[in-house]
Molecule: Bacterial RNase P class A
Organism: Deltaproteobacteria bacterium
RNA sequence: AGAGCAGGCUAAACGAUCGCUCGCGUCUUCGAUUUUUUUGCAGACGCGGGAGGAAAGUCCGGGCUCCAAAGGGCAGGGUGCUCCGUAACGCGGAGUCGCGGUAACGCGAAGGAAAGUGCCACAGAAAAGAUACCGCCCUGCGAGAUGGCGGCCACGCCUAUCUCGCGGGGUAAGGGUGAAAAGGUGCGGUAAGAGCGCACCAGUUCCCCGGGUGACCGGGGAAGCUAGGUAAACCCCACCCGGAGCAAGACCAAAUAGGAAAGCGUUUGAGGGCGGCCCGUCCGAGCUUUCGGGUCGGUCGCAAGAGGUAUUGGGCAACCAAUACCCUCAGAUGAAUGAUCGUUGUUCCGUAGAGGGUGACCGAUACGGAAAACAGAACUCGGCUUAUGGCCUGCUCUGACA
Numbered sequence: 001a002g003a004g005c006a007g008g009c010u011a012a013a014c015g016a017u018c019g020c021u022c023g024c025g026u027c028u029u030c031g032a033u034u035u036u037u038u039u040g041c042a043g044a045c046g047c048g049g050g051a052g053g054a055a056a057g058u059c060c061g062g063g064c065u066c067c068a069a070a071g072g073g074c075a076g077g078g079u080g081c082u083c084c085g086u087a088a089c090g091c092g093g094a095g096u097c098g099c100g101g102u103a104a105c106g107c108g109a110a111g112g113a114a115a116g117u118g119c120c121a122c123a124g125a126a127a128a129g130a131u132a133c134c135g136c137c138c139u140g141c142g143a144g145a146u147g148g149c150g151g152c153c154a155c156g157c158c159u160a161u162c163u164c165g166c167g168g169g170g171u172a173a174g175g176g177u178g179a180a181a182a183g184g185u186g187c188g189g190u191a192a193g194a195g196c197g198c199a200c201c202a203g204u205u206c207c208c209c210g211g212g213u214g215a216c217c218g219g220g221g222a223a224g225c226u227a228g229g230u231a232a233a234c235c236c237c238a239c240c241c242g243g244a245g246c247a248a249g250a251c252c253a254a255a256u257a258g259g260a261a262a263g264c265g266u267u268u269g270a271g272g273g274c275g276g277c278c279c280g281u282c283c284g285a286g287c288u289u290u291c292g293g294g295u296c297g298g299u300c301g302c303a304a305g306a307g308g309u310a311u312u313g314g315g316c317a318a319c320c321a322a323u324a325c326c327c328u329c330a331g332a333u334g335a336a337u338g339a340u341c342g343u344u345g346u347u348c349c350g351u352a353g354a355g356g357g358u359g360a361c362c363g364a365u366a367c368g369g370a371a372a373a374c375a376g377a378a379c380u381c382g383g384c385u386u387a388u389g390g391c392c393u394g395c396u397c398u399g400a401c402a
Base pairs, nucleotide, nucleotide: 001398002397003396004395005394006393007392008391009390010389012344013343014342015341016340017339018338020050021049022048023047024046025045026044027043028042030040031039032038052374056385057384059383060382061381062380063379064245065244066243067242076241077240078239079238080237081095082094083093084092085091096110097108098107099106100105111236112235116234117233118230119229120228133175134174135171136170137169138168139167140166141165142164143163144162145161146160147158148157149156150155183201184200185199186198187197188196202226203225204223205222206221207220208219209218210217211216249300250299251298252297259291260290261289262288263287264286271283272282273281274280307326308325309324310323311322312321313320314319346371347370348369349368350367351366352365355362356361
């Protein structure tokens, strides 16, 4: 210098102007109450608070609420190496094993295929306690050749060898197919072969010893045991899981309509119209009060919590404990948290360029220009995943120079 791996921090700062939302205080208008007081709505001013590392996706697990529920089982769903952490998890930490990478390091849905069932395209003989396409071997029959014997010859006979054809059988060593072919090498053995036997190697199962909490690791021995793959196929095993969700749920509660009860009233006329009262006149069978449920609407839930910061202690770590301090510290609901300008800072580009270096090149500084992302709470917390601007640290490999 290049390429890469792992982790951490941050989410620009200050000022001015104009706004938004919430809380508190003071004041004002209007209203409720007999008044003081208190209180409701609206407004003004002042002070204070006002998004995130992911607030996102809504994927997983808790708190909380309502419903259900003695206990157990079936069904269904989920998880799946070990130990630890935690309120809990499918999350995290530390490890084991396997795979990838030269390495830093990364990835793994990583129980069981010697319980059972299913499936394994194409190719291939055969895809699982199998099979025989070529090849190899034995054998029966037939034909031919060579040889031997008999015969004067034609020819016949014989067993041996070889070749060919048809059939019976043995064989997984060899060929070829495939992603995958029934352990590998050698010797023996055999008609030819084969873990058929033996030696060594590899694996499996079982036993013993040692280490580890454990997954597992190391060593020794026994058994020819050699057993294909697939469980994000059914299945088996172990463990976990009741359902719905803040539109949960609780409380207050209008008008109108309807319900219930009581009272009054229907020519002994309740009540209503004729602007307030009386008389009068007209209409006239309902009227009044109370109760209870629901709706509109409102309040709570709803911001002090598995809270934060620091120190000490325990632990490799995740995390836990103790002590001290801090907290109105967002709480909206057609949903606030913003906009503009200035200065500074950051990064990038261009120009100039002190200085350094043999050199390629690096580069303080100055000037000009540009950029600043992803995205926005909605009951809440712990995770995961995804998106994304900038900065820093540690480590690995390679190359060059000294």